[in-house]
RNA sequence: AGAGUUUGAUCAUGGCUCAGGAUGAACGCUAGCGGCAGGCUUCAUACAUGCAAGUCGAGGGGCAGCAUAAAUUACUUGUAAUUUGAUGGCGACCGGCGAACGGGUGCGUAACGUGUAUGCAAUCUACCUUUUACUAGGGUAUAGCCCAGAGAAAUUUGGAUUAAUCCCCUAUAAUAUCAUGAAAUCGCAUGGUUUUAUGAUUAAAGCUUCGGCGGUAGAAGAUGAGCAUGCAUCCUAUUAGUUUGUAGGUGAGGUAACGGCUCACCUAGACUACGAUAGGUAGGGGCCCUGAGAGGGGGAUCCCCCACACUGGUACUGAGACACGGACCAGACUCCUACGGGAGGCAGCAGUGAGGAAUAUUGGACAAUGGACGAAAGUCUGAUCCAGCUAUGCCGCGUGCAGGAUGACAGCCCUACGGGUUGUAAACUGCUUUUAUACAGGAAGAAAAACCCCGACGUGUCGGGGCUUGACGGUACUGUAAGAAUAAGGAUCGGCUAACUCCGUGCCAGCAGCCGCGGUAAUACGGAGGAUCCAAGCGUUAUCCGGAAUUAUUGGGUUUAAAGGGUCCGCAGGCGGUUUUUUAAGUCAGAGGUGAAAUCCUACAGCUCAACUGUAGAAUUGCCUUUGAAACUGAAAGACUUGAGUUAUUGUGAAGUGGUUAGAAUGUGUGGUGUAGCGGUGAAAUGCAUAGAUAUCACACAGAAUACCAAUUGCGAAGGCAGAUCACUAACAAUUAACUGACGCUCAGGGACGAAAGCGUGGGUAGCGAACAGGAUUAGAUACCCUGGUAGUCCACGCCGUAAACGAUGACAACUAGCUGUUGGGAGACAAUGUCUUUCAGUGGCGCAGCUAACGUUUUAAGUUGUCCGCCUGGGGAGUACGGCCGCAAGGCUAAAACUCAAAUGAAUUGACGGGGACCCGCACAAGCGGUGGAGCAUGUGGUUUAAUUCGAUGCAACGCGAAAAACCUUACCUACUCUUGACAUACUUGGAAGCUCUUGUAAUGAGAGUGUGCCUUUUGGAGCCAAGAUACAGGUGCUGCAUGGCUGUCGUCAGCUCGUGUCGUGAGAUGUUCCGUUAAGUCGGAUAACGAGCGCAACCCUUACCCUUAUUUGCCAGCGAUUCGGUCGGGAACUAUAAGGGGACUGCCGGUGAUAAACCGGAGGAAGGUGAGGACGACGUCAAGUCAUCAUGGCCCUUACGAGUAGGGCUACACACGUGCUACAAUGGGGAAUACAGACGGACGCUAAGCCGCGAGGUGGUGCUAAUCCUAUAAAGUUCUUCGUAGUCCGGAUUGGAGUCUGCAACUCGACUCCAUGAAGUCGGAAUCGCUAGUAAUCGCGAAUCAGCAUGUCGCGGUGAAUACGUUCUCGGGUCUUGUACACACCGCCCGUCACACCAUGGAAGUGGAUUGCACCAGAAGUAGAUAGUCUAACCUUCGGGAGGGCGUUUACCACGGUGUGCUUCAUGACUGGGGUGAAGUCAUAACAAGGUAACCGUA
Repeated sequence: AGAGUUUGAUCAUGGCUCAGGAUGAACGCUAGCGGCAGGCUUCAUACAUGCAAGUCGAGGGGCAGCAUAAAUUACUUGUAAUUUGAUGGCGACCGGCGAACGGGUGCGUAACGUGUAUGCAAUCUACCUUUUACUAGGGUAUAGCCCAGAGAAAUUUGGAUUAAUCCCCUAUAAUAUCAUGAAAUCGCAUGGUUUUAUGAUUAAAGCUUCGGCGGUAGAAGAUGAGCAUGCAUCCUAUUAGUUUGUAGGUGAGGUAACGGCUCACCUAGACUACGAUAGGUAGGGGCCCUGAGAGGGGGAUCCCCCACACUGGUACUGAGACACGGACCAGACUCCUACGGGAGGCAGCAGUGAGGAAUAUUGGACAAUGGACGAAAGUCUGAUCCAGCUAUGCCGCGUGCAGGAUGACAGCCCUACGGGUUGUAAACUGCUUUUAUACAGGAAGAAAAACCCCGACGUGUCGGGGCUUGACGGUACUGUAAGAAUAAGGAUCGGCUAACUCCGUGCCAGCAGCCGCGGUAAUACGGAGGAUCCAAGCGUUAUCCGGAAUUAUUGGGUUUAAAGGGUCCGCAGGCGGUUUUUUAAGUCAGAGGUGAAAUCCUACAGCUCAACUGUAGAAUUGCCUUUGAAACUGAAAGACUUGAGUUAUUGUGAAGUGGUUAGAAUGUGUGGUGUAGCGGUGAAAUGCAUAGAUAUCACACAGAAUACCAAUUGCGAAGGCAGAUCACUAACAAUUAACUGACGCUCAGGGACGAAAGCGUGGGUAGCGAACAGGAUUAGAUACCCUGGUAGUCCACGCCGUAAACGAUGACAACUAGCUGUUGGGAGACAAUGUCUUUCAGUGGCGCAGCUAACGUUUUAAGUUGUCCGCCUGGGGAGUACGGCCGCAAGGCUAAAACUCAAAUGAAUUGACGGGGACCCGCACAAGCGGUGGAGCAUGUGGUUUAAUUCGAUGCAACGCGAAAAACCUUACCUACUCUUGACAUACUUGGAAGCUCUUGUAAUGAGAGUGUGCCUUUUGGAGCCAAGAUACAGGUGCUGCAUGGCUGUCGUCAGCUCGUGUCGUGAGAUGUUCCGUUAAGUCGGAUAACGAGCGCAACCCUUACCCUUAUUUGCCAGCGAUUCGGUCGGGAACUAUAAGGGGACUGCCGGUGAUAAACCGGAGGAAGGUGAGGACGACGUCAAGUCAUCAUGGCCCUUACGAGUAGGGCUACACACGUGCUACAAUGGGGAAUACAGACGGACGCUAAGCCGCGAGGUGGUGCUAAUCCUAUAAAGUUCUUCGUAGUCCGGAUUGGAGUCUGCAACUCGACUCCAUGAAGUCGGAAUCGCUAGUAAUCGCGAAUCAGCAUGUCGCGGUGAAUACGUUCUCGGGUCUUGUACACACCGCCCGUCACACCAUGGAAGUGGAUUGCACCAGAAGUAGAUAGUCUAACCUUCGGGAGGGCGUUUACCACGGUGUGCUUCAUGACUGGGGUGAAGUCAUAACAAGGUAACCGUA
C1' cells in the first nucleotide's frame, strides 16, 4: 500500500466482500513446562451453611465461665467438693471510640451526575499537629445483680437496690456568640478585615504501675465534606410549544451554609428553532482498541467521582448517614410456630439453585502492607498477602544437536513404467542433558520493627546491646545421578492468498468470506499422498476500528450515473467596496497556576532474558490568570464613490388587466338551382339521402380561434404571451448630467405566482372530443381505423398546487483567445437617404486554452475564484405505510422500517439485430423453357408392427444419404445350439510336421479310423505351422462426435479477414479497410495520419477452342502404284488424329465518355475480346454442424460374455404420411419397314468375334485381344416410306396367370431377364413449389464403378438443340456505409402485468392483554413539625400550693403503598383483509427495448 465482484470488452459511478489489528470472549480439534496478569459481559434472579466489625478492665458496677493462690471439709495423701474477687484475667451489662472506612454492584440517572476551570465576602470538619486558657463545687437516676411474673419462641412486665469518663445544676471565663456604638483600612456588587468601648449568654471527667494518658473553651493548620458558577457532555422535530412555587421581589421560617429550600403577600413573568418540553438509550472520567492523523468505537481488570444495598417511604443517633452486614413503617417473597405470634435480606469472601455459548476453592495466614480499638502487650480484619482451578491472554523455554546417499531395502503415493517423491528423513556413529524423574543442600521477603536493658541530649527522639516472630514453603534457587531418554498439533492448498496430484462421487452427497464449485476425466465436495502457514497452540463464530475519500473539517459530489427547490419576494441567519483614527472580543507572543497517580513515549535499572516491575524525564495538544503586539476579522466614530439606487432624456416589445371591433373558415337556419348518390377507408360498413342529401347561390345566426406577416424574432421571474384598436399598470435597454452615499448579495422558516387535467357555483357550447354507442379489423380487440357523441375545452368567481414545471445546468459578483449571424439602442468616418468602423444590452452558431468518465461545454461555462441556499450517499421495498399539516374531493407536502439482491446505473466501443435508411450483387425476383405436387411403379425416410424389423444421418446443409450392389456371406439385429487364453497378436513349457481322405451329426463341433513325416542348418538347433497346458493378455460395429485427432458439410468462390510500425483515444478500440469514381473482386485509380505487409481475389495448374515445330504405329491417305475394292498392300508424312514443346489475347490499337486517372462504351483486326468457356483450387471464422459404425484415440463399461463360432430368420413387414426419381396420359405421337452419323470408358478368375440352334432371354462355338491393332458395339433421337385419327385408343403399361433363361452350394421368404396371355390407374395435375442465361435448358441414346447375379440410382460421354432477361418496386440470401437498441446464449434476443400455488416479513382491523405516564379524586402507615391540661412526670425554681420543662395519648399539615374515574404514548396478540418480496419448466396476453410494428415518456381524469 491494495485486491475480488456489474460488461462481449472499456472507462466511470456505486454498493457488497477480503487481506490487518484487537477482545473479560465462546465453540471444535489438540496439549510438555514455567513466569506475569485475568476470570458471571446473561437474572440489581432466589439463597442452605460458615466467616466478612469490633475493641477498651489504664472509664464503671461487678464477676457467670477458665486458671492461680489461700482456707475449710471428705478421705482412696493427692484427688474431689465448698468458701474467699484475693490474683491472672473476663461472659453479659452501663460507658467511650469505631461501625459513614475498607469490600461489592451499575438498578436508577441526560443531571452541576461527571470532566475541566473558578468562587464561598454563604460553610462545617471527630480523630491528628501547633498554640492559648481552664479542669472548682454539688446532685438525681438507670442497666447489670436480686425477687416475682407472662410467653412455644422472639422477647418482655412489675418491684427493690447500685456505679461511672452516663445525665443534671451551680461557680468561673474570652481573641467564642449576640446586641448597641466608634475609628481605621481594603475590596469584587451585596460588603470584608482590623482595633476598641459597654452589656448579655455559654464549659469541663476522670484514670494511673506516678512515667503519663485524658477532659473543656478558643485560635491556626492539615485532612475530609457541603454549596454555587462558566464551558463541555448520546439519538429522535413522524416530540413545537412548555411552566403556577412556575420567574422575580418583600418579610418570616429552616439549614453548617446561600437559595422558592419552605411559607404569607405582591408582580406576571421564566424557558424555547443556538432545539425548550416529551420520548428512547446510557453511570461519568483517567484511560483502552483502532487509525498516518483528524476521527470512530468502548468504559472489564487498576485509579478518581457518583448512585444503589429485597421494593418503596421515613427519620433517629452522630463530626460525618437519611446508614450493605442499624432502626421504624408499607409491600412482595422465604422460613419457624404450641396458630396466639415471630424471624430474614450474599450487588462482602467462599459456596448452591436458576438463567446462559460462557466465567474458579464452602482453601491458608494475619508473616508482610494497611485499617479499627487500646497507654501497651495485643485482639479483630474473606481489606490484604498467599495457595488451588482455568492455554482466557501476554512472555519465555523445550520436544534434541552434529555427521550420515547405494539418494538403502521395504511401505504409502504418483508414473510416460524409465523413474519420481516421502528423504538426511531413517538405520548407523558421535555429542549434549534445558525440561521431566530421583536424591541432597536451601534462601531473600524481617525493619532486630515491636518489647526489654544501657547510654546521649534538646524529655521524646537518637545510638548500642539482648530476646522473639514466615501463611507461602522445604517453595524459588543450587548441586549430583542416569539416559535421547518424558513431550506436536491445528488449519489451509480455484482466484483474492503462500501451497497439487490421485482415487471416490456424478447438480447427488456436499462446499462457500465474495466471485462461485458439483450434471462421469472436480487442483473448489469426501478420502489419500505431498505441500504451505502458524505452533502449545491452531481454526471457527461474535463484536469494534481500519482498509471506506462509501458522511469527505483535514477529504466527496449534484447536465446525462443518486442529487438544483417549478419560479420569484423576503424576516432571522451567513457573507460583504475604498479610506482614517480609536479599541482589543477574535488572533498572535511571553510568563505563572493547574492539567492526581497509574497508562503511552524516552533513558537507566531489578527479576538468567522477556512479559512484568522500579526510578527519572518528557508528554498530558486543555482550562484559568496576567503582561504585551495591532497586520487581518469584529466593535466605535468620521470620510469617499467605483457596488446599489433616484431623477432626467430617447426608445423597445405576442409583458399584464379591462373594454370595443374586424375578416376568413366551420356549423346551423330560411329560400333558390339541381339529381342520385354523398361520406368514409388499406378495403369496407355503420351514418346521411327521393320527406330531395352531397354540390352550388343568396341572406341570417352562433361560438371558438386569429392564415399570410413569422423568423435559432421579441417580451416576461417562471408558468406563459400572437387579428386590430382604446384605457390603465408594470418592466427593460441606451445616453449624458445631477443626487443619495454601501443603502449590498444570498436566504432556513414564511409569503405570492404557478401549464394541462380535475373540483364547486352560475353562464355558454360552432368545432374538437375522455366516457359511451355502433361499424370494421382480429384467434380475441373492452385498442389502433371509421360514423356519432356526453362531460370537458370557452367566460366569471372560488379551490387545487402538480408536470420530462427541462438548458434534466440555483442565485449573485469578478476574471479568462477569437470568428461569424441576428434583435434593440448609441457614437464616429465617408465618395451620405446608404456603406464601413466601433460600443452597450440581449439572443444564436462555430471554436482555443481549461474542465469532463466520456458525450460534450467553452465570456449565455460544465473554465478559474469568492459568498449564500437547496439536495445526494447501492438497487428494490417506496416517494409507499404509519403519524402530522393542507384540501370540498381527487389528492398534495413531510417521510420510514422489516425483508430481499450483488448488483442497479452513466458514457463510449465492437458486433448482432430492426415490420430504420442509402448503395450494390446473386436464376433472388421479373421475362421465358421444362418440371414436382394428381396416377402407377422404383427408391429413401417417418410412423406402426415385429423375436428382430441392426446402427447412423433430421430445416436450408437428413430423406436414390453412409450403401460404387442386404438371397447365404456382407451383418453389426433376433432365435436356437456351441466355445472360454479364446476366431485374431506377442511371450513361456511340452509334444508333434502341417496337411489330406472317410464315417456320424443341419452346421459349428465332438467322436472314430486311415494316410502322411516337409524346408534351412555350423547337426546344437532355427523359421513357419498344429495340438495341449499355464499366465500375462486377447477381443468388443459396447457408451461418450458434448473428452479428441483426422476427414467432411455449410455460410460461400461471398469479398472479405488480419498484422507490423506510426498516429489518435485514459481505455475498450479507432485509423489503415473510410470517402469519390470503377470493378466479377478490399479489382484498380484519385483523395486521405497513415505507410507498408500477409491470408483471400486474380494469375500461375488441367481440359477445351486457333496456329506452328517435332514424331509417325496399332492411327491417317492428298498425290503415285498395286488391289480380292476392305488404307487391304507398296509407299507417303501433306491432312485428320495422337502427344510433347512453343505461339496466341495484353484493353495491345482507334474513336468517344471520364478528372488528362482507373475504367467504361463502340470499332478494327483476329480462331478467340475484355476473366474466351469449363474444372481443380474454398481466407479469418461460424454452426459444442456430421462422423468413436472407415480409421486412430483418452476415459468408462463387459471378460464361461456386451467376446467367438454355426444354422435359420430379419434388415425386403404395411391402415398411413413425406422426399427423390422412372414411366405415362399421346399425333412434335404409337406401331411397322428401310437407312445415316458419335464420344468416352472397360476387358485375362476378363471382353468375346464369325458360324450354328432358339420367337426370345439365351445356348453352342472358341477366333482375336495382356489392347489407337481384337472385343463389348447395332448408338438413339434423326431421315425416308407406311399405318393409326382423338378413343382410355394400335396411348399407357401396372397387376396377375402360365411357360422359360441365366447367375449362384442355394432364387420360398427375397434376384434379374425372356415369351404367351392379362391390360389397372392415368385424358397434363389444388394450395404450393423446383431447376435453368448457351452448346445452357429440354430431349436422345452410350459407357463405367460396385458386381457371381441384380439400376428407374450414381458418375461420366457424346448427338439434336431453343426461348427470355424491360428492369431492381417486391420475395429470399449476401456485401459495404450509416442510424437506433434496455440484445451479447446476440430477435428463435430481451422483457411487463394480472391470475393460480408455496413461503417470508409488513400495513389496516371489531377487539383483547400488558407497560410507562398525565389529570381529578379517595385514602393515609411509619416519621417529622405544629397544636393540645386526656394522662404521667427524678434533677431546676418555689411563697411548697405549684411552676418551668418533658413523656405518652389525641389532633392538624406533609407524605409512601393502595384504590376509583378518565386520557396520552407504547408493546404484544387478533377472525378477516391490503399491497410487497422470493420461488421449478404453471395460465392469459405481448405493454416496453428497432419507427418494437399506434414513437416513447411526464402530470392529470

Source information: Predicted 3D model of a 1501-nucleotide RNA (small-subunit ribosomal RNA) from an uncultured bacterium. RNAcentral holds the sequence, with entries from ENA. The coordinates come from a structure-prediction model, not an experiment, and the mean pLDDT is 84. Rfam family: Bacterial small subunit ribosomal RNA.